A computed fold for a 1472-nucleotide RNA from an uncultured prokaryote, annotated as small-subunit ribosomal RNA. RNAcentral holds the sequence, with entries from ENA. The prediction has a mean pLDDT of 84. Its Rfam family is "Bacterial small subunit ribosomal RNA".
């Protein structure tokens, strides 16, 4: 974009279509086909007129008039209207054809004369058990019914002599004449008979074109043909008898499925695709199936007969019916209308007409089903109104929208006028024809009359008043439109991608917004986009997709040249190609839809002339293609026979001893009955080392020792010969690796299957020892392989460079410019997604075959063929997924490489795990043991310090504008002292006190006490944040900007050679700079100067003390604190690339970033932290807030982590003794000194500290002592005495003394730190703090040992390679098994659908027969009959329903059964 649409919401008007797609289901009632009296006999009804009766409004009588039931009769019910069941056909379409008929109409020609018999109606009776429908029989009677005679030009038949057949009247007038008064007779119209011709409509033949399946391949006996004869309107095996053996078919016959066809409709740029409502044209059918009558035409929709189902009525005996006609009902279904008016118009039928019939039709009615139009107001109106929503609270939006105000009035309502569809008919005149005629009929023409269902028409005008009239979807992206609440992988959406796990523009409401509009959406369906079946218009190396390879058959195609032809192709005329519809001017309804006139076109089809380039036929010829022929050249090309040496093995024989073998290590196995080794020597089979080579040959599968036979093919140089003989090839044939299989051989070595030993949780596998089949051979089968170059076969053309094989050619060469036929490796246009390919195409082109057409079911399953089985070939759906896949790119991994770092490994030193005790975690306990951290990167962490308090937990008992912030009102200075009661918060009751500032109004801090706004929350969410923080990692990367490559992701630079600690440099390079990081700049140290000089410092001078820088004084030192200097591969010398750097040297306090520190790229980990803090959203609000008092955070069967201390003699203890640094000190440091064993206490000098304090540094050093031991080690544990802090040490501090005196002898697997002033290893400080470190920072003291070196373990980096991984290897992912559920195969079978062969059966019916039985006309008669012919019945044929056998197919269905798909975090393993 469309639609005969339906669903959901919602609906004003009118215009014009349109309306049972499904049950060709079944139908209740009505109506749809009649009509003619001007063909008959009639009179059953109405009406009139006449007549008779009387009871005065009835009866009864006449066809007499209109007319007219029922009948004879004649036309008509084959039109019209409806359906699409059925057919795959001459059935539709288009075009041609001949052997036909055609009522009713035209128009010609001839005729229309004279007899007969009958018969419905009617009448009476009759069957049937009389219920209807009916049926019979007598008896009467007409005709345009029926039937001869006669006539027949034409007509028909014929042997060409000749035969043969027709008719009918009605009706109107009427002047003569006749008359049985009926009419003859004339005339007119009709109608009738015969017969040409036309016209219309049918039937028939036939080219072409018309759906799909090959898993349908052979099909046909009236079958194909022919004679003869039947039937027919008409040609024909259409029928038949005979004779013949044909006919169809891969250009798909037959079968099987589906479908009415066609104009046209929808779509789409075409070309196609898809579909056949309405309207037209055609076939078909009419409850299902057969039939045939009648007719001009039917095998017949409202005719008949049979059969069958079905319904209905019956008196049970028989009857009746056929909506796929209008309307209806029921039923089916998502679904599709009125049991309406009218003949007024158009058309049909009858009729001379009036006229009557018409469910055809033309109108209504119903329904937004579609198309088109209108309309729901206009204009102003900002206080930007209220309400809503949203808000960063200030506004914003809804919004000139509303309301106000001034207008209009279409449509609908009322009222009122008012076309057009009407033309005819009927009548009266005038004109003309016909005719003797002025009657009559017929024509045309005037004037009168008159006919409308729609219809309350269309239109127009008046009234009246904004008055009656707006929704549906959507708003993540595609795709035009965003916010709030709710809800929380729930409920829901959802076209596709997806969305919803507490901040959802994606749910579900709201606001607002956007799109369309009397519709809006959904949701079926068609095309398109789809180049996604590619004619226009695709592909096959790796994405589906080249048959494993040859030979060939139809079939497609084909070199040069001349003629001739005119199928093809070309042009032009003709003839069709219904109309309608499209499209194009135009007209008519106010536009438009919609109606309507003209063109145009309708790409086709047939004839007819005409061109002759190309094809194509024919006929002739050429040689370039293709092919013989003569000479050679190379070869693992094939077949066959026969020989050879190495080796395994295995047999005999010597030698000769104890193992051999085999593995990651092992074990089985062999072996004292003598192996393994070795030496000789025999069997036997099987394969043929070097030579061997991207090196030959073959079509391809393949072919390897030699020698000979037999053969195929390619190359090759010159000549001759054929004369297109060619190319590829659907079926078709043959060849065809291994591996299997049959039969018979054979069998060393190998090895499927087995069978041991290892390995393994396990190991039916990898390894090991063994071993049959088999491998070998003949003969036969199979017919598959990644049968690969993943590349079909053939020709043509298109730059070069190197190699190698075989030929040739000469100048014999390190050769060929020029050549050939293989085979390979770069590489240019070119092609390709890409990646590649490239004269050996995958390039540019031709020819002809073969395949493809998302993934998985599935190369499977039914069926077919073929095989001896294995199998194999051809080959599918259901289903179910939204991807599968090709090529490259970027990370990431990788028990994949290359290289290089790093206490990573190794080399050390020294723990850690064992042991007690500290301290944290995890459990497990509790009311409560408060939270958080959770491999490295939690775990002496957050905690630089839980008796209270911290505290957040738990039990209790208190408060509710609150402990704290702001604002209002009202009161009071604040605030202080102490009493009761209470566990205490708190209650109650008391005293002490009037402050500051002022413009005197009041202000300002506090405090109470009330209302409410708010506080307030360590309640949740670190996965909403902000900050902060760790971790790879102080590793050396991590970017960018232009350019450049590339279709792109991207790459390049940043990669390569070198070098570094570094992406540090340096060369190089389609790269060039740049930036964030590395280093440097900063701080500390190490060494010097310089300038300062108290509190530090004292070398010299002096003064003093028992000493002491105490003191005068000094400014060298040291120290401190300011500023400098120094160090830079700067120099030498090797190496290296004349680089950069590296190695070594000097110089110097330092050498090669001198140590150390701070300082952390681009990110990763949803890493930690809402319990520092700070915030969004969520919850609590007399509580999840807040206040008190006690608890508890310290529990303890255990695990684990970080440490003290230990275990001892490089040691303990004891006595003496020596030397740091950094630092902290006012609610504190605290000296002398005095008490005390000590812890401390009493006291209080200095010190806001280079001054004083803490404060004595320990290890060390010098002696003494223990002797190896559970100890003079070790100190836990527990008992007693105490001391300090502090409101308080009970749970639950810390430290002193006195006593005890646990474990525990250096620690299993495993694991840590550490490269020098480092490990070790020893005191000191200090932040937290009232007390309370074995833990943290920090300080210094003493101070080793090792590093060969980069193979592994670990981490990290750079190239570079593999990938099916991308949440990125803690990835991904395969199979049974179990369980749910779906579809499917197979299955004894079991039901049913078509359908074939063979037979039964045989209504009705047709035609043939027909002795008998009967029979109006016509013939003939001797008048008795008889004939011809015909009814009935009969009887054989042909057939419909039916019925049996037996096949084929096909759908349903079935215990049981196969595999197949899809499910949640299921089992087992770990195949990629």
């Nucleotide at each position: 974009a469309u639609u005969g649409a339906a669903c959901g919401c919602u609906g004003g008007c009118g215009g014009c279509a349109g309306g049972c797609c499904u049950a060709a289901c079944a139908c209740a009632u009505g109506c749809a086909a009649g009509u003619c009296g001007a063909a008959c006999g009639g009179u059953a009804a109405c009406a009139g007129c006449a007549g008779a009766g009387c009871u005065u409004g009835c009866u009864c009588u006449g066809g007499c008039u209109g007319a007219c039931g029922a009948g004879u009769g004649g036309c008509g019910g084959a039109c019209g209207g409806g359906u699409g069941a059925g057919g795959a056909a001459c059935g539709c379409g288009u075009g041609g054809g001949a052997a036909u008929c055609u009522a009713c109409c035209c128009a010609g020609u001839a005729g229309c004369g004279g007899g007969g018999g009958a018969u419905a109606a009617c009448u009476u009776g009759u069957g049937g058990a009389a219920a209807a429908a009916c049926u019979c029989a007598a008896g009467c009677u007409a005709a345009u019914a029926c039937u001869g005679c006669a006539u027949a030009c034409g007509c028909c038949c014929u042997a060409c002599g000749g035969g043969g057949g027709a008719a009918a009247g009605c009706g109107g007038g009427g002047g003569a004449c006749c008359u049985u008064c009926g009419g003859g007779c004339c005339u007119c119209g009709u109608g009738c008979u015969a017969u040409u011709g036309g016209a219309u409509g049918a039937g028939c033949c036939u080219g072409c074109g018309u759906u799909a399946g090959a898993u349908u391949a052979g099909c046909u006996a009236g079958u194909u043909g022919g004679u003869a004869g039947g039937g027919u309107a008409a040609a024909g095996g259409c029928c038949c008898a005979c004779c013949a053996a044909g006919g169809c078919g891969a250009c798909g016959a037959u079968c099987c499925g589906u479908a009415g066809c066609u104009g046209g409709u929808c779509u789409g740029a075409g070309a196609g695709g898809a579909u056949g409502a309405u309207c037209a044209g055609c076939c078909a059918c009419a409850c299902u199936g057969g039939g045939a009558c009648u007719g001009a035409g039917a095998c017949a929709c409202g005719g008949c007969c049979c059969a069958g189902a079905c319904u209905c009525c019956u008196a049970c005996g028989g009857g009746a019916g056929g909506c796929a006609g209008c309307a209806g009902u029921g039923g089916g279904g998502a679904a599709u209308a009125u049991u309406g008016g009218a003949c007024a118009a158009u058309g049909g039928g009858c009729g001379c007409a009036a006229g009557c019939c018409u469910g055809a039709u033309c109108c209504a009615g119903c329904c937004a089903u579609g198309c088109c139009g209108c309309g729901u107001g206009u204009g102003u109106g900002a206080a930007g109104a209220a309400g809503g929503c949203c808000u960063u609270a200030g506004g914003g939006u809804u919004g000139u929208a509303a309301a106000g105000c001034a207008c209009u009035u279409u449509c609908a309502g009322c009222g009122a006028g008012g076309a057009g569809g009407a033309a005819a008919g009927g009548u009266u005149g005038u004109u003309g024809g016909u005719u003797a005629a002025u009657a009559g009929c017929c024509a045309a023409u005037a004037g009168c009359u008159g006919u409308g269902a729609c219809g309350u028409u269309a239109c127009u005008c008046g009234c009246a008043g904004a008055a009656g009239a707006a929704g549906c979807a959507c708003c993540g992206g595609c795709u035009a439109a965003c916010u709030c609440c709710g809800u929380g992988c729930c409920a829901g959406c959802a076209g596709c991608c997806g969305c919803g796990g507490u901040a959802a523009u994606a749910c579900g409401g709201a606001g607002g917004g956007u799109g369309c509009a009397a519709g809006c959406g959904u949701u079926a369906a068609u095309c398109g986009g789809a180049a996604u079946u590619a004619c226009u218009g695709g592909g096959c190396g790796u994405a589906a997709a080249g048959c494993g390879c040859g030979c060939g058959u139809a079939g497609g195609u084909g070199g040069u040249u001349a003629a001739g032809u005119c199928a093809g192709u070309c042009a032009g005329a003709u003839g069709u190609g219904a109309a309608a519809g499209c499209c194009c001017c135009g007209g008519g309804c106010u536009c438009a839809a919609c109606c309507u006139g003209g063109g145009a076109a309708c790409u086709g089809c047939a004839u007819c002339u005409g061109a002759u380039a190309c094809u194509g036929c024919u006929u002739g010829g050429c040689u370039a293609g293709a092919g013989u022929a003569c000479g050679g050249u190379a070869g693992a090309g094939g077949g066959g026979u026969g020989u050879g040496g190495a080796a395994u093995u295995u047999c005999c024989u010597g030698u000769g001893u104890a193992g051999c073998g085999g593995u990651g290590a092992a074990a089985u196995g062999c072996g004292u009955a003598g192996a393994u080794a070795u030496a000789g020597g025999a069997a036997g089979g099987a394969a043929c080392a070097c030579c061997a080579g991207u090196g030959g040959c073959g079509a391809a599968g393949g072919c390897g020792a030699c020698a000979c036979c037999c053969u195929g093919g390619c190359c090759u140089a010159a000549u001759a010969c054929u004369g297109a003989c060619g190319c590829u090839g659907a079926g078709g044939u043959g060849c065809g690796a291994a591996a299997g299989c049959g039969u018979g051989g054979g069998g060393a070595g190998c090895a499927a299957a087995c069978a041991g030993g290892a390995u393994u949780a396990g190991a039916u596998a990898c390894c090991c020892u063994g071993g049959u089949a088999g491998u070998c051979c003949a003969c036969g089968c199979c017919g598959u392989a990644a049968a690969c170059g993943a590349u079909g076969u053939c020709a043509a053309c298109u730059a070069g460079c190197c190699g190698u094989u075989g030929a040739g050619a000469c100048u014999u060469g390190a050769u060929c410019u020029c050549u050939u036929a293989g085979u390979g490796g770069c590489g240019c246009a070119g092609c390709u997604a890409a990646c590649g390919c490239a004269c050996u195409a995958a390039g540019u082109u031709g020819a002809c075959c073969g395949c493809c057409u998302g993934g998985g079911g599935a190369g499977u399953a039914c069926g077919g063929c073929c095989g001896c089985a294995a199998g194999g070939u051809u080959a599918a759906a259901a289903c179910u997924c939204a991807a599968a896949u090709g090529a490259a790119u970027u990370u990431a991994c990788g028990u994949g490489u290359u290289c290089c770092c790093g206490c990573a490994c190794a080399a050390g030193c020294g723990g850690u795990g064992g042991a007690g005790c500290a301290u944290g975690u995890g459990g497990u306990u509790u009311a409560a043991u408060u939270c958080g951290a959770u491999g490295c990167a939690a775990c002496g962490c957050g905690a630089a310090g839980a008796a209270c308090c911290u505290u957040a937990c738990c039990a209790u008992c208190c408060c509710u504008u609150g402990a704290c912030a702001u604002c209002c009102a009202c009161g009071a200075a604040a605030a202080u002292c102490a009493g009761u009661a209470g566990a205490g918060a708190u209650a109650c009751a008391g005293a002490u006190g009037u402050g500051c500032c002022u413009u005197c109004g009041g202000g300002a801090a506090u405090c109470g006490u009330g209302a409410g706004a708010c506080a307030g929350g360590u309640g949740c969410u670190g996965c909403a944040u902000g900050g902060c923080u760790g971790u790879c990692g102080u590793c050396a990367g991590c970017u960018c900007g232009u350019g450049u490559u590339g279709u792109g992701a991207a790459a390049u630079g940043u990669u390569g050679g070198g070098u570094u600690a570094a992406g540090u440099c340096c060369c190089g390079c389609a790269a060039c700079g740049a930036g964030c990081g590395c280093a440097a700049c900063c701080c500390c140290u190490a060494u010097c100067c310089u300038u300062a000089u108290u509190u530090g410092c004292c070398a010299g001078c002096g003064c003093g003390u028992a000493a002491u820088g105490g003191c005068g004084g000094g400014a060298a030192c040291u120290c401190u604190a300011a500023g400098g200097a120094g160090a830079c591969u700067g120099c030498c010398g090797g190496u290296g690339a004349u680089a950069a750097a590296c190695c070594g040297g000097a110089g110097g306090a330092a050498g090669g970033u001198g140590g150390g520190g701070a300082c952390g790229a681009c990110g990763u980990c949803a890493a930690g932290u809402c319990a520092u803090c700070a915030u969004g959203g969520c919850c609590c609000u007399u509580a999840c807030g807040g206040g008190a008092u006690g608890g508890g955070c310290u529990a303890c069967a255990c695990a684990c982590g970080u440490g003290c201390u230990a275990c001892a003699a490089u040691g303990g203890c004891a006595a003496g003794u020596a030397c740091a640094g950094a630092g902290g000190g006012c609610a504190g440091c605290a000296a002398u000194a005095c008490c005390g064993c000590g812890a401390g206490g009493u006291g209080g000098a200095g010190c806001g500290a280079a001054u004083c304090c803490c404060a004595c540094a320990a290890a060390g050093c010098u002696u003494g002592u223990c002797g190896u031991a559970g100890u003079c080690c070790g100190g836990a544990u527990c008992g007693g005495a105490g001391u300090c802090u502090g409101c308080a040490a009970c749970u639950c501090g810390a430290c002193u003394c006195c006593g005890u005196g646990a474990a525990g002898u250096c620690g299993g697997a495993a694991u840590c730190g550490c490269u020098a002033g480092u490990a070790a290893u020893c005191g000191u400080g200090a932040a937290u703090c009232a007390g309370a470190a074995u833990g943290u920072c920090a300080c210094g003291g003493u101070g080793a040992a090792u590093a060969c070196g980069u193979u592994c373990c670990c981490g990290g980096g750079c190239c570079u390679u593999g990938u099916a991984c991308a949440c990125a290897c803690c990835g991904c992912c395969c199979g049974u098994c179990a369980c749910a559920c779906c579809a499917u195969g197979g299955g004894a079978g079991u039901g049913g659908g078509u359908u074939g062969c063979a037979a039964a059966a045989g209504a009705a019916g047709u035609g043939g027969c027909u002795a008998g039985u009967u029979u109006a006309a016509c013939c003939u008669u001797u008048c008795g009959g008889g004939g011809a012919g015909g009814c009935a019945g009969g009887u054989a044929a042909c057939c419909a329903c039916u019925u049996u056998g037996u096949g084929a197919u096909u759908c349903a269905u079935g215990a049981c059964u196969g595999g197949g798909g899809u499910g949640a975090a299921g089992u087992c393993g770990u195949a990629a």